[in-house]
The RNA shown here (transfer RNA) has 73 nucleotides and comes from Cyanobacteria bacterium SBLK.
Lineage of the source: Bacteria > Bacillati > Cyanobacteriota.
It matches the Rfam family "tRNA". It is annotated as a transfer RNA. About the family: Transfer RNA (tRNA) molecules are approximately 80 nucleotides in length.

RNA sequence: ACUCCUGUGGCGGAAUGGCAGACGCGGCGGACUUAAAAUUCGUUGGUUGUGGGUUCGACUCCCACCGGGAGUA
Numbered sequence: 001a002c003u004c005c006u007g008u009g010g011c012g013g014a015a016u017g018g019c020a021g022a023c024g025c026g027g028c029g030g031a032c033u034u035a036a037a038a039u040u041c042g043u044u045g046g047u048u049g050u051g052g053g054u055u056c057g058a059c060u061c062c063c064a065c066c067g068g069g070a071g072u073a
Base pairs, nucleotide, nucleotide: 001072002071003070004069005068006067007066010025011024012023018056026044027043028042029041030040031039049065050064051063052062053061
C1' cells in the first nucleotide's frame, strides 16, 4: 500500500429495513442474615465509532473517514 472481517450500555452479546435496542454480568435500593456471602424482588444505564446518502421508515443497505483484527506484497 492493497484485500477481507469488525465497531451496539461499564463488560460480554442479541435484534428479517418496521413501531418500545433482548438477555447475561455489573452498579444502586429492598427482602433474607447477628453481620456478610449466596439467593430473591425491584431498579439503573445506549447520540448503535464519526459524517453523509438511499428509503415513508436504517443498528440493519450504500459511500467516505476513524479505531481494532487477519491476510498478501